[in-house]
RNA sequence: AAACCGAAAAGGCAAACUCACUGUGAGGUGAGGGCGCAAAGUUAUGGGUCUGUACGCCUUUGGCGCAGAUCGCCAGACUGCCGAG
Numbered sequence: 001a002a003a004c005c006g007a008a009a010a011g012g013c014a015a016a017c018u019c020a021c022u023g024u025g026a027g028g029u030g031a032g033g034g035c036g037c038a039a040a041g042u043u044a045u046g047g048g049u050c051u052g053u054a055c056g057c058c059u060u061u062g063g064c065g066c067a068g069a070u071c072g073c074c075a076g077a078c079u080g081c082c083g084a085g
Stems, first nucleotide, its partner, number of pairs: 005083002012037002017032006035072001041078003045075003048070005055065004
């Protein structure tokens, strides 16, 4: 110094829930809150799950297309703090 790994300390993020705003909706944003997290940082690239006022097709309690949401569902890609062992 790098890889693996995750003791300590500092700092960081923030689930459920509540309130406000926002969206048709899944959801998002802010405040409180703190279940957890060493990538719970970034990215919808693949799969999964979820949504759709309106639109197209079909074999119409649905499926597909299309358009979206989710990276705190799993992978992939990119980046990154500390350092006991």

c-di-GMP-I riboswitch aptamer from an Anaerolineaceae bacterium, 85 nucleotides, folded computationally. The prediction has a mean pLDDT of 84. Of the family's consensus pairs, 95% are formed in the model.